[in-house]
Context: one part of a larger RNA
RNA sequence: CUGGGCGUAAAGGGCGUGUAGGCGGCUAGGCAAGUCAGAUGUGAAAUCCCUUGGCUCAACCAAGGAAGUGCAUUUGAAACUGCUUAACUAGAGUACAGGAGGGGAAAGUGGAAUUCCCAGUGUAGAGGUGAAAUUCGUAGAUAUCGGGAGGAACACCAGUGGCGAAGGCGGCCCUCUGGACGAUGACUGACGCUGAGACGCGAAAGCGUGGGAAGCAAACAGGAUUAGAUACCCUGGUAGUCCACGCCGUAAACGUUGGGUGCUAGGUGUCGCGGGUAUUGACCCCUGCGGUGCCGUCGUUAACGCAUUUAGCACCCCGCCUGGGGAGUACGGUCGCAAGACUAAAACUC
Numbered sequence: 001c002u003g004g005g006c007g008u009a010a011a012g013g014g015c016g017u018g019u020a021g022g023c024g025g026c027u028a029g030g031c032a033a034g035u036c037a038g039a040u041g042u043g044a045a046a047u048c049c050c051u052u053g054g055c056u057c058a059a060c061c062a063a064g065g066a067a068g069u070g071c072a073u074u075u076g077a078a079a080c081u082g083c084u085u086a087a088c089u090a091g092a093g094u095a096c097a098g099g100a101g102g103g104g105a106a107a108g109u110g111g112a113a114u115u116c117c118c119a120g121u122g123u124a125g126a127g128g129u130g131a132a133a134u135u136c137g138u139a140g141a142u143a144u145c146g147g148g149a150g151g152a153a154c155a156c157c158a159g160u161g162g163c164g165a166a167g168g169c170g171g172c173c174c175u176c177u178g179g180a181c182g183a184u185g186a187c188u189g190a191c192g193c194u195g196a197g198a199c200g201c202g203a204a205a206g207c208g209u210g211g212g213a214a215g216c217a218a219a220c221a222g223g224a225u226u227a228g229a230u231a232c233c234c235u236g237g238u239a240g241u242c243c244a245c246g247c248c249g250u251a252a253a254c255g256u257u258g259g260g261u262g263c264u265a266g267g268u269g270u271c272g273c274g275g276g277u278a279u280u281g282a283c284c285c286c287u288g289c290g291g292u293g294c295c296g297u298c299g300u301u302a303a304c305g306c307a308u309u310u311a312g313c314a315c316c317c318c319g320c321c322u323g324g325g326g327a328g329u330a331c332g333g334u335c336g337c338a339a340g341a342c343u344a345a346a347a348c349u350c
Stems, first nucleotide, its partner, number of pairs: 003322004007304002012318001014201004021194003025088001027086005033081002035077008049065006091191001092188003095184001098181001103177003108172002110154001115149004120144002125136002162169002206247006215241002220236004258317006266295011299306002323350003332343004
């Protein structure tokens, strides 16, 4: 390489949009590029294979034949692929009137709590811990009551509940806006799937400029603990956490499970929408579609487990793996303000 694989052994890209490419529903006609069949030419000799022959045999040598799976030209076939013409509606999309949702962006606003400030009451403690101390307090703390300031986060509702491609999203109200779902079956008529590159999004931390700063809190300081204690515990505390704009582009970015389509027992919760039955009505009951859980048959798996939300049976496209260490490192390149990211070896060693 051919292969064999990718939930947990090495291996699914963090996620999407989409270019090239690859693949692609049903019916009929045409063409004949692929495909299949025949013919002709060519496919050097030697070699290989077969049959003979020559060296006493063999190796070796000679003759004849076959083969040469290929290429070109030509004559046909038309199932499949392709191209083309016409048509279809089951894929895909559009339309109409619906309901659900922490989907996104921006503006406004509310209450509880912490801290701080002012004033009242009040007096000797308060904090904190395993126990303490650092710390705060007679310049009046802690506690309690009234008023005020400011920032951040939204208790209950809250749910293997909802929404989103992923990251993620939770007080309330308004504006703008994306997607999904159910119903009708009206319209288009294969318009589809995947997707190398590319482009966009992308938690936290970090970076740049300017704001903001209540609480929390890397670093740091002190108090303890300890043999030591650069920790765990305590008292403080700066970046940061928050906002705007711009970078960074990584995570156990996990369902450790790429996307799409079809098929393959059921049972039981729950969320959204619909139909039927029933009813004054809402339920209950039967049933369809779409999500989200649990259990379980066939099947599958090394086992664990998975099991119509598949890790089952198949097909299409992409990504990735190929013993451990060296190493996700060096070098080079691209990107970045930097931190670093992406791409990515070898010697050597077991």